[in-house]
RNA sequence: CUGGUCACAGGUGAUGAAGUCCGCCUCAAAAUGCCCGUCCGGCUGAUGACUUCUGUUUUUGC
Repeated sequence: CUGGUCACAGGUGAUGAAGUCCGCCUCAAAAUGCCCGUCCGGCUGAUGACUUCUGUUUUUGC
């Protein structure tokens, strides 16, 4: 100096926040939803999963 592995740590999982668990990535990478041949246009969800809060939407009651 280069490569590999482990530990610690960090980042990240289609729009906010917190906790727990899980996955992926690690000096550039993981990541950046789906449908429509393309364009136009359309569809679901604030979760990776669970719980809670906030925002949004639908229905019902007061």
Fluoride riboswitch aptamer (crcB RNA motif) from Methanogenium cariaci JCM 10550, 62 nucleotides, folded computationally. The organism belongs to Methanogenium cariaci, within Archaea. Model confidence (mean pLDDT): 76 of 100.